[in-house]
RNAcentral holds the sequence, with entries from Rfam. This is a predicted structure of a 121-nucleotide RNA (SAM riboswitch aptamer (S box leader)) from Sediminitomix flava. The coordinates come from a structure-prediction model, not an experiment, and the mean pLDDT is 81. NCBI's taxonomy places the organism under Bacteria, Pseudomonadati, Cytophagales, Flammeovirgaceae, Sediminitomix.
């Protein structure tokens, strides 16, 4: 980097360094930023995807098993991640309904994209 699956209206900031743009892409908004943003480092914190322990459920009754909506799990925080604003907001591609002079407008649903995790190549 590709693929698959899951999640994305919740949660959690201080210090130091740097010095000009930043909020993924395109368009339009809006916001952050010399009272120093973004980014980097340290510390602290949040969450619980993976992981550990315990509990529970299931079975060709038995394991170094599988699972957690049959069992409504608990806990720790080792590996990641995250700590302005809903993925900052709307639109982007498709479908349906309504609507319009007109894919013209509106609503709903889905897909795509992006981010993170896990597995795999």
């Nucleotide at each position: 980097g590709g693929u698959u699956u899951a999640u994305a209206g919740g949660g959690a900031a201080g210090a130091g360094g740097c010095g000009a743009g930043a909020g993924a892409c395109a368009a339009g908004g809006c916001u952050c930023a010399a009272u120093g943003a973004c980014c980097c480092u340290c510390u602290a914190g949040c969450a619980a995807c993976c992981u550990g322990u315990c509990c529970u459920u299931c079975c060709a009754a038995a394991g170094u098993g599988a699972a957690g909506a049959a069992a409504c799990g608990a806990u720790a925080a080792g590996g990641u991640g995250c700590u302005a604003a809903a993925u900052c907001c709307u639109u982007g591609c498709c479908u349906a309904a309504a609507u319009c002079a007109a894919g013209u407008u509106u609503u709903a649903g889905g897909a795509u994209a992006u981010a993170u995790a896990a597995a795999u190549c």